[in-house]
Molecule: transfer RNA
Organism: Candidatus Vidania fulgoroideorum
RNA sequence: CGAAAGAUAGCACAGUGGUAGUGUAUCUGAUUUGGGUUCAGAUGGUCACAGGUUCAAAUCCUGUUCUUUCGA
Numbered sequence: 001c002g003a004a005a006g007a008u009a010g011c012a013c014a015g016u017g018g019u020a021g022u023g024u025a026u027c028u029g030a031u032u033u034g035g036g037u038u039c040a041g042a043u044g045g046u047c048a049c050a051g052g053u054u055c056a057a058a059u060c061c062u063g064u065u066c067u068u069u070c071g072a
Base pairs, nucleotide, nucleotide: 001071002070003069004068005067006066007065010024011023012022013021018055026042027041028040029039030038048064049063050062051061052060
């Protein structure tokens, strides 16, 4: 320098146009003499940033930033 992939909760990841979810973590309760395990519930999100298309965008299009891989 060129090409491709990726950016979503503290962490790891789903989600192919119609209310943003799972596991784990944290908190509360039940269970236990206590802890652990298990079960139930709760908290936590400007979906990297900016614009466009659409009645409606995490999702489609364009640009920018960052990360990874490949090539030179």